[in-house]
A computed fold for a 75-nucleotide RNA from a Candidatus Nanoarchaeia archaeon, annotated as transfer RNA. Its Rfam family is "tRNA". The coordinates come from a structure-prediction model, not an experiment, and the mean pLDDT is 81. Taxonomically the source falls in Candidatus Nanoarchaeia (Archaea, Nanobdellati, Nanobdellota).
RNA sequence: GGGCCGGUAGCUCAGCCUGGCUAGAGCACUUGGCUUUUAACCAAGGGGUCGGGGGUUCAAAUCCCCUCCGGUCCG
Numbered sequence: 001g002g003g004c005c006g007g008u009a010g011c012u013c014a015g016c017c018u019g020g021c022u023a024g025a026g027c028a029c030u031u032g033g034c035u036u037u038u039a040a041c042c043a044a045g046g047g048g049u050c051g052g053g054g055g056u057u058c059a060a061a062u063c064c065c066c067u068c069c070g071g072u073c074c075g
Stems, first nucleotide, its partner, number of pairs: 001074007010027004020058001029045005051067005
C1' cells in the first nucleotide's frame, strides 16, 4: 500500500443483505414491592449524534462516496 471482517445503550450483542412501527434484547443501573436485612424474585423507569463527514431519497442504522479506530490476510 491492497483485500476482507468489525464499530449500535455502561457491558455483550441483534437489526443492515430486501430503506418505512417512534431504534431493540439480555445483563448492569435507578425507584417501588416482597423479605428481619442483604441476595434472589416481581413491577416500573432512565439511558443512543447507530465511529465521523458528505451524498441519494418523501424517508437512511440500512444504499453510495470519503475518512478514523480495531482485528485479520496478502505484498